RNA sequence: GGAGGAGUGGCCGAGCGGCUGAAGGCAGCGGUCUUGAAAACCGCCGAAGGGCAACUUUCCGUGAGUUCGAAUCUCACCUCCUCCG
Numbered sequence: 001g002g003a004g005g006a007g008u009g010g011c012c013g014a015g016c017g018g019c020u021g022a023a024g025g026c027a028g029c030g031g032u033c034u035u036g037a038a039a040a041c042c043g044c045c046g047a048a049g050g051g052c053a054a055c056u057u058u059c060c061g062u063g064a065g066u067u068c069g070a071a072u073c074u075c076a077c078c079u080c081c082u083c084c085g
Stems, first nucleotide, its partner, number of pairs: 001084007010026003018068001028044005046059005061077005
């Protein structure tokens, strides 16, 4: 230099145009149980902005585009992995 793959909540990881904050797991918080703990079980659980509250808006590496609608398609860039030279 060329080709391919990957990047999603604190971590892992599914989702590949529409019911998506977005499955599931781990971690965390509260509870039950226990003499106490562990395990088990139940519930909760991303961040930021707006709002008295109910609620609402934005965010899927970054930026732009296509579309009525994008995590998902296209383009550029960034980072990591593999292969070729």

Record summary: Transfer RNA from Thiopseudomonas denitrificans, 85 nucleotides, folded computationally. The source organism's lineage runs through Bacteria, Pseudomonadati, Pseudomonadales, Pseudomonadaceae and Thiopseudomonas. It was read from a public genome assembly. Rfam family: tRNA. From the family's description: Transfer RNA (tRNA) molecules are approximately 80 nucleotides in length.